[in-house]
Context: one part of a larger RNA
Molecule: small-subunit ribosomal RNA, central domain
Organism: uncultured Nitrosospira sp.
This record gives sequence, structure tokens and C1' cells, in this order.
RNA sequence: CUGGGCGUAAAGCGUGCGCAGGCGGUUUUGUAAGUCAGAUGUGAAAUCCCCGGGCUUAACCUGGGAACUGCGUUUGAAACUACAAGGCUAGAGUGUAGCAGAGGGGGGUGGAAUUCCACGUGUAGCAGUGAAAUGCGUAGAGAUGUGGAGGAACAGCGAUGGCGAAGGCAGCCCCCUGGGUUAACACUGACGCUCAGGCACGAAAGCGUGGGGAGCAAACAGGAUUAGUUACCCUGGUAGUCCACGCCCUAAACGAUGUCAACUAGUUGUCGGGUCUUAACGGGCUUGGUAACGCAGCUAACGCGUGAAGUUGACCGCCUGGGGAGUACGGUCGCAAGAUUAAAACUC
Repeated sequence: CUGGGCGUAAAGCGUGCGCAGGCGGUUUUGUAAGUCAGAUGUGAAAUCCCCGGGCUUAACCUGGGAACUGCGUUUGAAACUACAAGGCUAGAGUGUAGCAGAGGGGGGUGGAAUUCCACGUGUAGCAGUGAAAUGCGUAGAGAUGUGGAGGAACAGCGAUGGCGAAGGCAGCCCCCUGGGUUAACACUGACGCUCAGGCACGAAAGCGUGGGGAGCAAACAGGAUUAGUUACCCUGGUAGUCCACGCCCUAAACGAUGUCAACUAGUUGUCGGGUCUUAACGGGCUUGGUAACGCAGCUAACGCGUGAAGUUGACCGCCUGGGGAGUACGGUCGCAAGAUUAAAACUC
């Protein structure tokens, strides 16, 4: 390379937007680039193949044919692709009226709890553990009452629940704002799908500057445990955790399952909308999510099973024995930490 694959064996980029590229609904007419057919020129000879001939045979030599799968010219065909012009509404989108939601940003505000401070009551312990000790306390702790300060997180509701592209999102109120979905009509008329590069977002930790600091807590100190312990346990405790702005760009970033579309039995629960029915509870139909089972089918098995890992199509990414190694070198990015791209020798 031809292939075969990517839930768990190697393999789906963390997620989205999107230029180029690839692919693209239905119909009419035209063109004829691709495509198809005919004719014609050329495609040296030798070689290969077929039918003959010559050396006693063969190798070898030799005659004829075929072939040379190609290229050019020309005449046609018009189904398909393409191109041009026009139409359509089933894809896509817009409008109207609703609906649900921890979707995002900003501001305000509330109560419980921890800690600290002040004062009152009050006296000898408190705290901690498997047991202890370090620690706190007669300079009055712990307990209890009142008042105050400050920071962080939002119990119950709460759910197999909801929203978001993913990361993720939860007290309550206000402002700004994105997306989704439903119903019936109206409108635009293929405006679509995917996407190498590119751009944006991206938990936690970490970094820079300035704030903040209640609790928790790497590092660190002390006490235990142990033969010993740079640990597990305990008492403290600094970065950090919080805020603003700017970086970092990685995760078991997981459904270990790329995105889009079509088709292929059902059953049960739940969330949002519509509709019919019922006195009501409820039930039927329909639509969009989210779960549990399950037929066919698939799978090495486990399992998946209309939300597919089934049957197909379009486009992208990725894999190719283990180790060496996601390392070295070089490039790019970064303040750094490092990230990204990414080998080979050697070895089994």
C1' cells in the first nucleotide's frame, strides 16, 4: 500500500464553531466536461499468447495472426455525475402563540452552623484515642446566656429528576442574555451534512499581580504506633481553597461508544408540551428527553438492542506485537511548571 478494525483486546481528538476540501432532496429544459457506443489514425521491431514451418528432438531460429488493456481525431447517445437556466416543498431555516429548566453573566439579600471577640453565670477539668500523649485550662478553660465581627458553603425539598456542546450548573430576589421544545398556520426555497488547517470554550491542581482568609488543609512542627517508618491515628499549622484580572490546557475530560441522516418487534417507569376522554382519580393518541427490560440482528464473550455495539450511507479522527516511550532530539506554545508534535538504537 491492498486490507482489517476502534464499548472492555492497539485504536473516537475533552467539547463546539467553522474556511478550504469531500458528499448532497425533488422536478423540467439545455450543454456535453466525466461516462458510453461506432468509425479512423497511431500504439517500431523483438518479447509474451495462438496456429504453422526449420535444425533427428528440445532449447533455439523462423512465417502468419492475435495482442499491445494506451493516446489522438471524428460521428453519435443523454440514463447517471457535472455545469447553466427555471420550478417544487418532504431537508434546513424564519415568523406567531405558549411552556419547562441548578443554562450563562452581573447586582442585591437570608437563615442555620463553625471560628473569633466582649460581657454575665459558674468551677475543674476540656479535647483526643484502640489505648494514650502532645495541645487547651485556676492569668478561670470546657459548658451555658446575651451582644458583635468575619469568611465560606447553601440542610430539608432532592429524585434512576432538570439544564448545558463538553468542562459543568443548586438558598432566595432583581437586571441582562444563550439554547431547547410544543401547537397550528404563514413565509424563504436546498439556504444542507461533515470538516484537515484555524478559532473559541475547557474540572482540579499550578503560575503572575492585588485583595481576602471562618472552616478545611499539601509542606512543616510536635505526640503516638512500630524492631524501624520521611506513613496510616492525634494536636497544631503555611501555601492553597474564596474574589478580580491575566496565564496554564491537562484528567478514568468515561457512555472508556466521533458527528449527521434513513430504516428495523414490543413492554414498563419518569420529566416537558399538545390533544381526546372522564364527575374525579385516571386512561388513550402524539411529540421531545431520561431510565429499566427485551424480539430479530450483532458480538470472542461480557453484553448492545429504535437513545444500537442491528441494517446502510456521508465526512472526519485514530490503530497496526510487548518493552525502550508518550521518552530523546528538533520545532511550536508557556513567566515557570510543563504542554503539544514525535523517533531510533537495543531487547523479548